[in-house]
Order: sequence, then structure tokens, then C1' cells
RNA sequence: GCCUGUAUAGCUUAGUGGUAGAGCACCUGUCUUGUAAACAGGAGGUCUCUGGUUCGAUCCCAGAUGCAGGCA
Repeated sequence: GCCUGUAUAGCUUAGUGGUAGAGCACCUGUCUUGUAAACAGGAGGUCUCUGGUUCGAUCCCAGAUGCAGGCA
């Protein structure tokens, strides 16, 4: 230099066009002499950025950036 993949909650991740879910972690409550566990509830996301397509984009297209891999 060229090519491919990837970017979603604190972490690991699901989600193939109709306004985003789960597990763990965190907070509150119940239970316990107390802690843990268990159970119930809660909070937490401008879906990396900039454009484009569309009535509508996490999703499709182009570019940028970061990360991973391959070729030279």
C1' cells in the first nucleotide's frame, strides 16, 4: 500500500427496515442474629463518527476512525 471482518448498557453479547433485549455486574426491598444465596422490583444505551437511500435505518450504501486478521 491492498483486501476481509468487526464497533450495540460497566463487561459479555442478541437483534436481516417499523422508535433495542438478555446474562453478569450495580441500586432498593423481602428473608437472616449478621453476611452470602434465593426471591421481588429498579436504574443504566443520541446502537463509534459524517453523509446518502427510504415514509421510516442498529439493520441497506459510501467515506472516516479504532480494533483484529490476511496478502505484498
About this RNA:
Transfer RNA from Cafeteria roenbergensis, 72 nucleotides, folded computationally. The organism belongs to Cafeteria, within Eukaryota. It matches the Rfam family "tRNA". The family's RNA type in Rfam is transfer RNA. About the family: Transfer RNA (tRNA) molecules are approximately 80 nucleotides in length. RNAcentral holds the sequence, with entries from ENA and Rfam.